This is a predicted structure of a 277-nucleotide part of an RNA (large-subunit ribosomal RNA, domain VI) from a sediment metagenome. The coordinates come from a structure-prediction model, not an experiment, and the mean pLDDT is 87. The full RNA is in RNAcentral, with records from SILVA.

[in-house]
Context: one part of a larger RNA
RNA sequence: CGUUUAGAAACUUGAGGAAAGCUGUCCUUUGUACGAGAGGACCAGGAUGGACAGACCUCUGGUGCACCUGUUGUCACGCCAGUGGCACGGCAGGGUAGCUAUGUCUGGAAGGGAUAACCGCUGAAAGCAUCUAAGCGGGAAGCCUCCUCCAAGAUUAAGUUUCUCUUUUCUUGCCUUCGGGCGAGAAAUUAAGGUCCCUUAGAGAUUAUGAGGUUGAUAGGCGAUAGGUGUAAGCACAGUAAUGUGUUCAGCCGAGUCGUACUAAUAGACCGAAUGG
Numbered sequence: 001c002g003u004u005u006a007g008a009a010a011c012u013u014g015a016g017g018a019a020a021g022c023u024g025u026c027c028u029u030u031g032u033a034c035g036a037g038a039g040g041a042c043c044a045g046g047a048u049g050g051a052c053a054g055a056c057c058u059c060u061g062g063u064g065c066a067c068c069u070g071u072u073g074u075c076a077c078g079c080c081a082g083u084g085g086c087a088c089g090g091c092a093g094g095g096u097a098g099c100u101a102u103g104u105c106u107g108g109a110a111g112g113g114a115u116a117a118c119c120g121c122u123g124a125a126a127g128c129a130u131c132u133a134a135g136c137g138g139g140a141a142g143c144c145u146c147c148u149c150c151a152a153g154a155u156u157a158a159g160u161u162u163c164u165c166u167u168u169u170c171u172u173g174c175c176u177u178c179g180g181g182c183g184a185g186a187a188a189u190u191a192a193g194g195u196c197c198c199u200u201a202g203a204g205a206u207u208a209u210g211a212g213g214u215u216g217a218u219a220g221g222c223g224a225u226a227g228g229u230g231u232a233a234g235c236a237c238a239g240u241a242a243u244g245u246g247u248u249c250a251g252c253c254g255a256g257u258c259g260u261a262c263u264a265a266u267a268g269a270c271c272g273a274a275u276g277g
Stems, first nucleotide, its partner, number of pairs: 001153001006164007016150003022050007034039001052107005060101004067094005072087006111145003118138004165276001167188009193271004197213005218264003221260005227253003234247005
């Protein structure tokens, strides 16, 4: 921009396309059918794997560049104590959220239809025979469906529901009881609705998408809490001291959860039809 006829919001249909399609072992049937024996099934039912694929983070782990702790050297905060900077995050031990696999869950199925090879029924030509000539069945991991995803630019451009609308000015045509009425064109302001702008994340390169914008929990802060680390500082006591013990499951803390308008989403601007060829 289009979608055959105004402008919007939400929800669908599915033409078509994509993806998938794998397979082992064991048990029961059954040591049965079969077979002299050795051996050893079909059909049917169940269990458990491999590889592959999708999703997820409850568990097991990984990461988690500054969340906690320990610690070396050195410099600084006047000194002690306590801290901070630098040294690959200095090194080391752990680790929330998120992301993740080696972790967890799920999938291939079952069913329907038309068939291939093939197996048949009835059956003539050809008194027989014959699955075929007319007619009618069965039959595959394959084909069309069924399951999952995309999907109306499917120009054959689909459907459903709901919402909004008879405004103003100018030019102009016709009618006029001169009050005005009916049209056409142009411009403008608006409706439903949308956008800009702003707070943003489960979204994300930008965009888009989603949640919100005071009639508000959208982000930050704050409070509580989950969770992490592992028992702070100061003081007291014991010890000559290093250090230990108590106060203290303390102190500190990024992303989680719940709450709370304290801060910031202010104020505003713009687009957008005129009852519809």